[in-house]
RNA sequence: AUGAACGUUAGCGGGAGAGACCUUUUUAAAGGCGCCGAAGGAGCAACUUGCUAGCUGCUAAACUAGCAGGGAAACUCUCAGGCAAAAGUACCGCUAGCGGACAC
Repeated sequence: AUGAACGUUAGCGGGAGAGACCUUUUUAAAGGCGCCGAAGGAGCAACUUGCUAGCUGCUAAACUAGCAGGGAAACUCUCAGGCAAAAGUACCGCUAGCGGACAC
């Protein structure tokens, strides 16, 4: 001097699904029924750790069962959110700031 993977924030671009349903009505909402999953939130498999029991047995190890913990999503739930357009959306691309980093 250069300074990554990754994380986070912002800007730009792309970005689906499901009733323009009925009633009231101040046309934004409230109630009713029917739906969607890609804001957010929640749940879990394999696997893994520990404990107990059985088997085995000099001790251990291995195996089986049960309990507790860790453990993913675009899967599941539909709490929240959404169901004309608009807006927004997980996710993807580009740019920039900060951290990573007096790192190496």